[in-house]
The RNA shown here (c-di-GMP-I-GGC riboswitch aptamer) has 86 nucleotides and comes from Thermaerobacter marianensis. Taxonomically the source falls in Thermaerobacter (Bacteria, Bacillota, Clostridia, Eubacteriales). Model confidence (mean pLDDT): 86 of 100.

RNA sequence: UAUGAGAAAGGCAAAACCAGUGAAAACUGGUGACGCAAAGCUAUGGGUCUAAGGGUUGUAAACCUAUGAUUGCCAAGUUACCGGUA
Numbered sequence: 001u002a003u004g005a006g007a008a009a010g011g012c013a014a015a016a017c018c019a020g021u022g023a024a025a026a027c028u029g030g031u032g033a034c035g036c037a038a039a040g041c042u043a044u045g046g047g048u049c050u051a052a053g054g055g056u057u058g059u060a061a062a063c064c065u066a067u068g069a070u071u072g073c074c075a076a077g078u079u080a081c082c083g084g085u086a
Stems, first nucleotide, its partner, number of pairs: 001086003004082001011036002016031006034072001040078003044075003047070003053065004
C1' cells in the first nucleotide's frame, strides 16, 4: 500500500414499541437487534421521500415546486480502529 479471515477486541444499530419535536418526510432519546469493515463525517453529483410556503386551477380536490429530509440508495470527497494474508 492492497485486502477484510466461518478469528478476536472494540464500535454502530434496521423493524417494532414508548416519550418528545415537526405541516409532512423525518429526526432526537429509551427499549430493542435486521444488518454493517467505514452503517465515521460532509447533502458535492445523481436517486428517492415530503410539500409547510409559493404557483397552476374547475375554488375543491388534484397537480407542480426544496429552501425540507435521507450518507443504513448509489457515487464522490475526507478521516480512522483492529488483526490475518499479499